[in-house]
RNA sequence: AGAGUUUGAUCCUGGCUCAGAACGAACGCUGGCGGCAGGCUUAACACAUGCAAGUCGAACGCCCUCUUCGGAGGGAGUGGCAGACGGGUGAGUAACACGUGGGAACCUACCUAGGGGUACGGAAUAACUCGGGGAAACUCGUGCUAAUACCGUAUACGACCUUCGGGUGAAAGAUUUAUCGCCCCUAGAUGGGCCCGCGCUGGAUUAGCUAGUUGGUGGGGUAAAAGCCUACCAAGGCGACGAUCCAUAGCUGGUCUGAGAGGAUGAUCAGCCACACUGGGACUGAGACACGGCCCAGACUCCUACGGGAGGCAGCAGUGGGGAAUCUUGGACAAUGGGGGAAACCCUGAUCCAGCCAUGCCGCGUGAGUGAUGAAGGCCUUAGGGUUGUAAAGCUCUUUCGCCAGGGAAGAUAAUGACGGUACCUGGAUAAGAAGCCCCGGCUAACUCCGUGCCAGCAGCCGCGGUAAUACGGAGGGGGCUAGCGUUGUUCGGAAUUACUGGGCGUAAAGCGCACGUAGGCGGCUAUCCAAGUUGGAGGUGAAAUCCCUGGGCUUAACCCAGGAACUGCCUUCAAAACUGGAUGGCUAGAGUCCGAGAGAGGUGAGUGGAAUUUCCAGUGUAGAGGUGAAAUUCGUAGAUAUUGGAAAGAACACCAGUGGCGAAGGCGGCUCACUGGCUCGGUACUGACGCUGAGGUGCGACAGCGUGGGGAGCAAACAGGAUUAGAUACCCAGGUAGUCCACGCCGUAAACGAUGGGUGCUAGUUGUCAGGCAGCUUGCUGUUUGGUGACGCAGCUAACGCAUUAAGCACCCCGCCUGGGGAGUACGGUCGCAAGAUUAAAACUCAAAGGAAUUGACGGGGGCCCGCACAAGCGGUGGAGCAUGUGGUUUAAUUCGACGCAACGCGAAGAACCUUACCAGGGCUUGACAUCCCCGGAACUCCUCCGAAAGGAGGGGGUGCCCGCAAGGGAGCCGGGAGACAGGUGGUGCAUGGCUGUCGUCAGCUUGUGUCGUGAGAUGUUGGGUUAAGUCCCGCAACGAGCGCAACCCUCGCCUUUAGUUGCUCCGCAAGGAGAUCUCUAGAGGGACCGCCAGUGAUAAGCUGGAGGAAGGUGGGGAUGACGUCAAGUCCUCAUGGCCUUUAUGUCUGGGGCUACACACGUGCUACAAUGGCCGGUACAAAGCGUUGCCAACUCGCGAGAGGGAGCUAAUCGCAUAAAACCGGUCUCAGUUCGGAUUGGAGUCUGCAACUCGGCUCCAUGAAGUCGGAAUCGCUAGUAAUCGCAGAUCAGCACGCUGCGGUGAAUACGUUCCCGGGCCUUGUACACACCGCCCGUCACACCAUGGGAGUCAAUUGCUCCAGAAGUCACUGCGAUACGUCAGUGCCCAAGGAGUGAUUGGUAACUGGGGUGAAGUCGUAACAAGGUAGCCGUAGGGGAACCUGCGGCUG
Repeated sequence: AGAGUUUGAUCCUGGCUCAGAACGAACGCUGGCGGCAGGCUUAACACAUGCAAGUCGAACGCCCUCUUCGGAGGGAGUGGCAGACGGGUGAGUAACACGUGGGAACCUACCUAGGGGUACGGAAUAACUCGGGGAAACUCGUGCUAAUACCGUAUACGACCUUCGGGUGAAAGAUUUAUCGCCCCUAGAUGGGCCCGCGCUGGAUUAGCUAGUUGGUGGGGUAAAAGCCUACCAAGGCGACGAUCCAUAGCUGGUCUGAGAGGAUGAUCAGCCACACUGGGACUGAGACACGGCCCAGACUCCUACGGGAGGCAGCAGUGGGGAAUCUUGGACAAUGGGGGAAACCCUGAUCCAGCCAUGCCGCGUGAGUGAUGAAGGCCUUAGGGUUGUAAAGCUCUUUCGCCAGGGAAGAUAAUGACGGUACCUGGAUAAGAAGCCCCGGCUAACUCCGUGCCAGCAGCCGCGGUAAUACGGAGGGGGCUAGCGUUGUUCGGAAUUACUGGGCGUAAAGCGCACGUAGGCGGCUAUCCAAGUUGGAGGUGAAAUCCCUGGGCUUAACCCAGGAACUGCCUUCAAAACUGGAUGGCUAGAGUCCGAGAGAGGUGAGUGGAAUUUCCAGUGUAGAGGUGAAAUUCGUAGAUAUUGGAAAGAACACCAGUGGCGAAGGCGGCUCACUGGCUCGGUACUGACGCUGAGGUGCGACAGCGUGGGGAGCAAACAGGAUUAGAUACCCAGGUAGUCCACGCCGUAAACGAUGGGUGCUAGUUGUCAGGCAGCUUGCUGUUUGGUGACGCAGCUAACGCAUUAAGCACCCCGCCUGGGGAGUACGGUCGCAAGAUUAAAACUCAAAGGAAUUGACGGGGGCCCGCACAAGCGGUGGAGCAUGUGGUUUAAUUCGACGCAACGCGAAGAACCUUACCAGGGCUUGACAUCCCCGGAACUCCUCCGAAAGGAGGGGGUGCCCGCAAGGGAGCCGGGAGACAGGUGGUGCAUGGCUGUCGUCAGCUUGUGUCGUGAGAUGUUGGGUUAAGUCCCGCAACGAGCGCAACCCUCGCCUUUAGUUGCUCCGCAAGGAGAUCUCUAGAGGGACCGCCAGUGAUAAGCUGGAGGAAGGUGGGGAUGACGUCAAGUCCUCAUGGCCUUUAUGUCUGGGGCUACACACGUGCUACAAUGGCCGGUACAAAGCGUUGCCAACUCGCGAGAGGGAGCUAAUCGCAUAAAACCGGUCUCAGUUCGGAUUGGAGUCUGCAACUCGGCUCCAUGAAGUCGGAAUCGCUAGUAAUCGCAGAUCAGCACGCUGCGGUGAAUACGUUCCCGGGCCUUGUACACACCGCCCGUCACACCAUGGGAGUCAAUUGCUCCAGAAGUCACUGCGAUACGUCAGUGCCCAAGGAGUGAUUGGUAACUGGGGUGAAGUCGUAACAAGGUAGCCGUAGGGGAACCUGCGGCUG
């Protein structure tokens, strides 16, 4: 010091989250030692038991015990002092409670100092005795008695009161003779009471509060000032600088955090306050309205003989309860301190110690060195190895802590030590007794395997998990911290995310709709004075502790001690006078007045004008008019529309008219008059800071709306009608009421916008325009100046867009407003309003975003340009029929599998009878049908018999090869048997993959280096002007180059040349054969075409158009060739391959069946429906292929398929092989036919082990549908479509399919409006899974929080009344021995009771909206011109989003 998270990416705004530190903590796992600290944050809930405040015989009497008779000890009581301290708690308290600094009208026991005094009397009473009551607590009566208890008298240095004459008030003794006491006064010290300035939480949805209230006088009262109390008088006092009320809270030193400023907090320690079961009250006393005192009331608990009593742990322990949670019913007064006492001493749960607890901080340990066969084991592995890892073992050492034994403190100054046989020291044994927790996707240090399979689970945020999870669980390894580690909670930080330091408001949240103006804030030049602010010096204070610095003590540290600094504050005082402020003068630059001019839809009222619309009257006139995308409703033969004339009424003012004018804004538009506000210019006479802003307040304030009364032509919410539509509560049409208009009164809101508050000053310009002034001249121009209103633009600013003298720049002053999105501008409360509603304005809950600007794409029922058999123009088809074939579906034991819009469907399959074959039901095999390795036997091989459907099983016979070697034997190869490693899988995953392929698309695009621009994503280049089939080329240009694509290079066809010629060609020949190289042909090498030439056009370019020449002309035709990428496109069943699954089976062998099924639907084809034809006869012309397991000639047989036969050919030689359409002739004559050939019967033939399921072909017979095909849809632009045949692959056989080949051989293209697809530029966007996108509202369901709600319950509180305990004070009475006691009354008064309000909270039938929720319903509102531009305000309407009217905005 930052980081993650909105996006495809970017910058910004903005929230959420994390990393840090801390804690009186708690929880989970774990746990060796010590030191120092800390330990009910919750129920101020209730408390059993013990202890926590006593002491004094040197104040007093009595009783008891002991006695050495000297006395000693004890007990209850009288009396004194102390129980007001110490200890606890934080309920109450928003207050002079606390903090800080001051003040005057006070008290202060014990203590200190000083002065003075201590004389004389008296009457009682407890204890005790006797008697009585009571369960008890306790109490009554009688009698006796003492005092330092009580009372009186005397005295009075001071003291107090005073009318200044005077008056009042004290004491206590004890005694061992030392002394301790007692009373009065003065002063001090200490402690306390009171008053004041300043500081001190939130809420204004709390705005008014107050009758002893504010002041005065008299009186009372207190230790003391005072309405502290009382009587009277006056009417004050407090409050937006926040009174009152409500809520919350002990305050502070400090503590935590932070760079600081701040923020949070107030445990332990220290100071103050308050409280002591709850409420009230006083007594005593120096001090209390008293924690372990009293009285009363109340609640609760306990005892009881039911009559009555007792109690108060927020003291220390402890118990129950509450709670996530907080300790021992310990020891000692040894120390420190306190009370009493003369003292000894007693008391002390204050305190000092110990115990429990990792609660925190600090320290130490759990070993150290060496040790590579890098052991074993684990884990991973590419199988080689890697890692755990010098880690272990082993060897050599050490003994801190702990354990055992011995010694043994300081704390104590002479004695006294709970702690404690503790700290510490010494010795001994043994590596021995001592390591865990969290994490490992990013943030954030640390990675692999297995399991799981959107399950189980994780998660602080983003997010992981749907079969290869570094994110879940386990393991190995690693990282971090360490006697702890994580989690949770809380605080500060990061967060400049409330911004004083230190933020913002055009579009992200945010400028009030506008003005006037009160308080307040701020304020021109100059002089003098004052000294409040300000600055400096000095003094006082700012407790101690804490923090910081220095030093010291515990072995160190934590901890403790000493000193210093600091405590940023407050008060007093002295000084200064620049600035602010105050006072008094002066000035004129701000502001205003005056004079002279000027412009203007500025406002209000009255009057007036013409055009138009509508209606009415009259005329002319006839069948339509009107309206729309098209129509209809509607009007019209009862005369419309149209047209002419006249009349009426209301509303609005064309042209002028203009980013022109005026106004504060809303707003203002015919003309005239009246009244009236503001502004500008010029002059510089006057005033002399009179100014700016402006919380509250007041006024104005479009449209809609409301009230009352008018008015009503047009328009027009609502409404009804006609259309459109799936529907149409809309858009469109024809009607139409409120309203729109006027007067008066309300409302007070708008996208009331420049989404930009007002004021002042400063900071480049250029150019329009409006209203003036001045100067110059050429009199319509130029220059200059003031004020207004626009455009562009520099600096500067801005996230960018943009703003830019009319600032969103640079500064100052004042006001308003903002702090994530939703909930919500909503609820409740208040104010206003007739209402509608306006204004002020939350929370629960929920999300991790919401948002701004800009970028690249994609998209648009946006725009521009261009292309394509895309449309159009044509030709021929499909869709109808029959059949073939593929698919879906269905069926089945199985009908194996894959392919599914284009881009699956005559596709994989270039050929399923068996095989293929993967499927089904059976029969078999288990190292296997196949591969490698090992052992044994045998060569291999072959024949026969039996069982079986075959596979297979059983049995028998023949037989020995090759190489080395004399032989024995060995080896190679093959076969059989055996054991195990392993084989095998067309099993799954094409969403784990490679490779290959399809598609956009043979579309013209896709990128990069450097430079430049931009904060950046990105842009530029690649855009623009032309041109092209083309990002093809040219020109221009902050770009210049380059790459992959395009084109060309390659193959083929077309022309020519040349070379070579057999089997080809030509010629001769009957033939055998021979000759030749001219042609065809064959197959090698070359040439040829390049807009090269000419003309026109174009920028003179690129190019385009036309022409010449040429076999071919502008890419000559065809092919191969497929950029970056898209579709998780297709393929694990071609092949390869990672995981997974299977292993007497999902492998393998086998005969049979199935893939060929068949109500149906679709795709692709074939054949047709006929005369451009069918049939019969005759007859002509190809190309390209293939052939020895083959093609098969001649010849013979058969109607034919075919058979027999056998020549030739390893092919320019022989064969397949007669090409067919065409052409010539004949026949048929429009019909279900001499068309068409399905289907079926019969008979054959070929292939093959075998044609039943299930082949092809032939012959005879049979002769179905079909007469040109609905909606729709396909192909094709020339040697193309159409039509005709031939060949080949596969193949034993099987083609209407596929791939090739040639023959015949058209029509049409005006053109680019439209459909589809594509390219480039531009524009809008709320899309980026990218329009098959996004997204809104009702309804239905579930859950959650919340508002209203008849009420109801509770709490707090105001007022009124009743009542009145205890008690102070006052008064009265009684009796009496002094003080006084007793009884009664009065005022005040707690709890209580009644009534009536207010506030808050809980709950509630029902009800309102809101939020959330993978796959519900209805629509389609918004985002593109979102298909009616959207939005704002208002009003009406409607299932819903919404629609419509009026006014406004451009976002």
Small-subunit ribosomal RNA from an uncultured Alphaproteobacteria bacterium, 1451 nucleotides, folded computationally. It matches the Rfam family "Bacterial small subunit ribosomal RNA". Rfam links the family to the GO terms ribosome and structural constituent of ribosome. The coordinates come from a structure-prediction model, not an experiment, and the mean pLDDT is 86. The RNAcentral record of the sequence draws on SILVA.